[in-house]
RNA sequence: GGCGACGUGGCCAAGUGGUAAGGCAGGGGUCUGCAAAAUCCCAACCCCGGGUUCAAUUCCCGGCGUCGCCU
Numbered sequence: 001g002g003c004g005a006c007g008u009g010g011c012c013a014a015g016u017g018g019u020a021a022g023g024c025a026g027g028g029g030u031c032u033g034c035a036a037a038a039u040c041c042c043a044a045c046c047c048c049g050g051g052u053u054c055a056a057u058u059c060c061c062g063g064c065g066u067c068g069c070c071u
Base pairs, nucleotide, nucleotide: 001070002069003068004067005066006065007064010024011023012022018054026042027041028040029039030038047063048062049061050060051059
């Protein structure tokens, strides 16, 4: 330098046009003599900027970052 994949709560991860599942961690409640365990509840407008659309995490363009391959 060329090509490709990925970027979603603290972490992992699904969703790929119609207002974002789940798990772990964390916080609170119930239970208990106190804990543990169990159980219920709580937090993300989705890397940034533009475009298309009635509507964008999703499609398009440009950045930024991470990873891989080629030279």